[in-house]
């Protein structure tokens, strides 16, 4: 480090644009989803930074959390996931 299995939280929340499909004879205008841009509101378990318990050779200095922050990143699924088991 690869593989395989578990594996949480916390809006399927407003509004705009655009898009496919469907409703409406049609046009207006609507519904579902998709992708984008903003607002509040929330989570922490990728990553990141801090504080330190505690290590180390215990002065310096170094390492250093699932603790704190939430830049990132996420709040339907889906994917991602620290962290555990298993195996090479």
């Nucleotide at each position: 480090g690869c593989g395989c299995g578990g594996g949480a939280g916390a809006g399927u929340u407003c509004g705009c644009c655009a898009g496919u499909u469907c409703c409406g004879g049609c046009a207006a205008g609507g519904a579902c989803c998709u992708g984008g841009c903003g607002g509040c509101g929330c989570c922490g378990a990728a990553g990141g930074a801090g504080c330190a318990a505690c290590c180390g050779c215990c002065c310096c200095c170094g390492g250093a959390a699932u603790c704190u922050c939430u830049c990132a990143g996420g709040c339907c699924a889906c994917a991602g996931g620290a962290c555990c088991g298993c195996g090479c």
A computed fold for an 88-nucleotide RNA from uncultured Sphingomicrobium sp., annotated as Glycine riboswitch aptamer. The sequence is in RNAcentral, with records from MGnify. Rfam family: Glycine riboswitch aptamer. Gene Ontology term of the family: glycine biosynthetic process. About the family: This family represents the bacterial glycine riboswitch. The coordinates come from a structure-prediction model, not an experiment, and the mean pLDDT is 81.